[in-house]
Molecule: transfer RNA
Organism: Candidatus Daviesbacteria bacterium
RNA sequence: CGGAGACUAGUUCAUCGGUAGAACGCUCGGAUGGGGUCCGAGAAGUACAGGGUUCAAUUCCCUGGUCUCCGA
Numbered sequence: 001c002g003g004a005g006a007c008u009a010g011u012u013c014a015u016c017g018g019u020a021g022a023a024c025g026c027u028c029g030g031a032u033g034g035g036g037u038c039c040g041a042g043a044a045g046u047a048c049a050g051g052g053u054u055c056a057a058u059u060c061c062c063u064g065g066u067c068u069c070c071g072a
Base pairs, nucleotide, nucleotide: 001071002070003069004068005067006066007065010024011023012022013021018055026042027041028040029039030038031037048064049063050062051061052060
């Protein structure tokens, strides 16, 4: 320098047009003498930034940013 991919909860990832979920972790409660473990409940995300399309965008398009991979 050229090409491709990723960016969503603390972490790892879902959600390919209709006001975002799971697992693990965290908090509270229960079972146990206590811990582990199991069960129940709960909190936690302006979806990388800006713009465009649309009645409506995490989702489609453009530009930029960061990271990863391939090639030179």